Predicted 3D model of a 680-nucleotide part of an RNA (large-subunit ribosomal RNA, domain II) from a bacterium. The full RNA is in RNAcentral, with records from ENA. Rfam family: Bacterial large subunit ribosomal RNA.
Context: one part of a larger RNA
RNA sequence: GCCGACGAGUUACUCCUCUGUGGCAAGGUUAAGGGCCUAGAAGGUCCGCAGCCGUAGCGAAAGCGAGUCUUAACCGGGCGAGCAGUCGCAGGGGGUAGACCCGAAGCCAGGUGAGCUAUCCUUGGGCAGGGUGAAGCGAGACUAAUCUCUCGUGGAGGCCCGAACCGACCUCUGUUGAAAAAGGGGCGGAUGACCUGAGGAUAGGGGUGAAAGGCCAAUCAAACCUGGAAAUUGCUGGUUCUCCCCGAAAUAGCUUUUGGGCUAGCCUUGUGGGAGUGUUGCGGAGGUAGAGCACUGGAAGGGCUAGGGGGCUUCACCGCCUACCGAUCCCUACCAAACUCCGAAUGCCGUAACACGCUCCAUGGGAGUCAGCGGGUGAGGGAUAAGCUUCACUCGCAAAAGGGAAACAACCCAGACCGGCAGCUAAGGGCCCUAAGUGCAAGCUGAGUGACUAAGGAUGUAAGUUUACCUAGACAACCGGGAUGUUGGCUUAGAGGCAGCCAUUCAUUCAAAGAGUGCGUAACAGCUCACCGGUCGAGUGAACUUGCGCCGAUAAUGAUCGGGACUAAGCUUGCCCCCGAAGCUCCGGAGCGCAUUGUCGCUGGUAGGGGAGCAUUCUCUAUGCCGCAGAAGGCGGACCCGCGAGGGCCGCUGGAGGUAUGAGAAGAGAUUAUGUCGGC
Numbered sequence: 001g002c003c004g005a006c007g008a009g010u011u012a013c014u015c016c017u018c019u020g021u022g023g024c025a026a027g028g029u030u031a032a033g034g035g036c037c038u039a040g041a042a043g044g045u046c047c048g049c050a051g052c053c054g055u056a057g058c059g060a061a062a063g064c065g066a067g068u069c070u071u072a073a074c075c076g077g078g079c080g081a082g083c084a085g086u087c088g089c090a091g092g093g094g095g096u097a098g099a100c101c102c103g104a105a106g107c108c109a110g111g112u113g114a115g116c117u118a119u120c121c122u123u124g125g126g127c128a129g130g131g132u133g134a135a136g137c138g139a140g141a142c143u144a145a146u147c148u149c150u151c152g153u154g155g156a157g158g159c160c161c162g163a164a165c166c167g168a169c170c171u172c173u174g175u176u177g178a179a180a181a182a183g184g185g186g187c188g189g190a191u192g193a194c195c196u197g198a199g200g201a202u203a204g205g206g207g208u209g210a211a212a213g214g215c216c217a218a219u220c221a222a223a224c225c226u227g228g229a230a231a232u233u234g235c236u237g238g239u240u241c242u243c244c245c246c247g248a249a250a251u252a253g254c255u256u257u258u259g260g261g262c263u264a265g266c267c268u269u270g271u272g273g274g275a276g277u278g279u280u281g282c283g284g285a286g287g288u289a290g291a292g293c294a295c296u297g298g299a300a301g302g303g304c305u306a307g308g309g310g311g312c313u314u315c316a317c318c319g320c321c322u323a324c325c326g327a328u329c330c331c332u333a334c335c336a337a338a339c340u341c342c343g344a345a346u347g348c349c350g351u352a353a354c355a356c357g358c359u360c361c362a363u364g365g366g367a368g369u370c371a372g373c374g375g376g377u378g379a380g381g382g383a384u385a386a387g388c389u390u391c392a393c394u395c396g397c398a399a400a401a402g403g404g405a406a407a408c409a410a411c412c413c414a415g416a417c418c419g420g421c422a423g424c425u426a427a428g429g430g431c432c433c434u435a436a437g438u439g440c441a442a443g444c445u446g447a448g449u450g451a452c453u454a455a456g457g458a459u460g461u462a463a464g465u466u467u468a469c470c471u472a473g474a475c476a477a478c479c480g481g482g483a484u485g486u487u488g489g490c491u492u493a494g495a496g497g498c499a500g501c502c503a504u505u506c507a508u509u510c511a512a513a514g515a516g517u518g519c520g521u522a523a524c525a526g527c528u529c530a531c532c533g534g535u536c537g538a539g540u541g542a543a544c545u546u547g548c549g550c551c552g553a554u555a556a557u558g559a560u561c562g563g564g565a566c567u568a569a570g571c572u573u574g575c576c577c578c579c580g581a582a583g584c585u586c587c588g589g590a591g592c593g594c595a596u597u598g599u600c601g602c603u604g605g606u607a608g609g610g611g612a613g614c615a616u617u618c619u620c621u622a623u624g625c626c627g628c629a630g631a632a633g634g635c636g637g638a639c640c641c642g643c644g645a646g647g648g649c650c651g652c653u654g655g656a657g658g659u660a661u662g663a664g665a666a667g668a669g670a671u672u673a674u675g676u677c678g679g680c
Base pairs, nucleotide, nucleotide: 001680002679003678004677005676006675011097012096013095015094016093017092018091019090020089021088022087023086024085027053028052029051033047034046035045036044037043057064058063067079068078069077070076100238101237103235107228108227109226110225111224112223118202119201120200121199122198123197124196125195126194127192129161130160131159132157136153137152138151139150140149141148165189166188167187169186170185171184172183173182204220206216207215208214241613242612243611244610245609246608251264252263253262254261255260265369266368267366268365269364270363271362272361273360275359276356277355278354279353280352281351282350283349284348290342291340292339296336297335298334300332301331302330303329307325308324309322310321311320312319372397373396374395375394376393377392378391379390380389381388402413403412404411417589418588419587420586422585423584424583428579429578430577431564432563433562437576439575440574441573442572443571444570450566456551457550460548461547462546463545464544465543466542467541468540469539477535478534479533480532481531483508484507485506488502489501490500514529518527519526590603591602592601593600594598614669616666617665618664619663620662624659625658626657633653634652635651636650637649639648640647641646
């Protein structure tokens, strides 16, 4: 891992409550115990009237009583009086018990452990070899004598090197190991606070500890064993056959409460009521969107004018000026969730008509839910961020399958009772993959735009609006002119159109020509432009509004619109046809519902409520029925019945039991609990 078997809402207690059903009924019922029947047990029946519930309540009570309490007393107010109970049986819930099953870490009690290890006590054992050479002592030198020095002797030391022995610093291997701590190569101590044998001591909130919370038998922030014990677990997991009806919630309040509860809300089921919802009309309350500035505040410019600053004047008062600040007031233009002179649409309440038809309300039994999530819209928080967060309204997913969006819980379409090799459509599609148009008409795009994005940029292209110039010849190009006073004045070394400053920058000649547009020179010169003539011969500029395109456009393994491919098979507008779903229609079938029985309606579904069934074991039915002419069990079947759980029938196997029907009682149904046991 697979297969098989086992494996989870049970039982007790007349304790409470409700439903169904049965007996009796203003009553109902016996308990322990006893008699009888039966061989006995179980059971049945008859006694047993103690007790319990009901038949009256109210008050703290005395007490009163269809009333009573409150009060001095109620026109009052509270609780009652009007509504039948009780005893069995079965079932739905609750309570007390382990109470659906498995699962803690732990707590306590009594014991077992120091043959591992920690420390200690008693008594034994062990440490190759080599090195160093303390004290002391001897001799000599020296000294007055010591001190001191030299040589020798000596053999000290938690001394040195290094085996056994003890340890464990590094690394490699090992890591389902050879080994639940080792092996290899190096490494530390090795006469010591050394190592070690044997005997003994200390025990669980206790020991022992050169102290690491270390060690106390591969276990230690409190050992192990048994018991209390099925501890407790608001937590995790698991919880077994079928079909039918309905079908949630992820909210509010409270909570040592926030992943748990209680009550309400929402679901289901019974009972009793008779409402309910939508649309339209009419009648209401309201202060949002918008708007506005009349209030409260904010806030820009201007005007007028107090006040202030500054300047002048003055002994002071007064006074004058001011391109400074500036309340109020006026004009213009604005802003606001906590501003409003105003003020919708929706929504809400009421009412009438119409439509729908059980959708509504109350109450009894049973729940589940209290982590929600996404889209749209209106807001707060955040950064006018988040697959962000908190609300409100709504839709969906949750608990919804089907079609579309390549794929994709919640986006678009659409709500699956079952069957059909029938039809029509929705969203979305119709060149191929791939069902259906290589459809029609008109236009746009040339970027593979289509098939990612912005500010910004651009003689892209198409359509349009306005305006200027133009056959009295425009725009572009080419040819020619582009002058004179004058080198304007100032400045300057110079300043001659062209460093800079000044100027009503003027005037003249002209077809036209600036006291000069740019380049250039040291300054001139030179080139050019404006402007004019000629050649040419028809449109040429400028601004703006739109459609579709262009650039902006950078990511790490090979790219791409789903792909191929496409110049339409891209984009815009209009038209016709077709495809396309579990939608709708048609045909057949099943179940359910009803004040309406119909040519009627309904039947997606998690938590959950309700209903109806199948199968298993045992008992009665059963001294019956089936069975060696083959029971149960096993294997196989494309056959029959049932919506299904299942039930028949047939063949083979098996070899002795099985059991209809109708009832009753349960150890009553297994792919999941890292389930338990067994087999492989």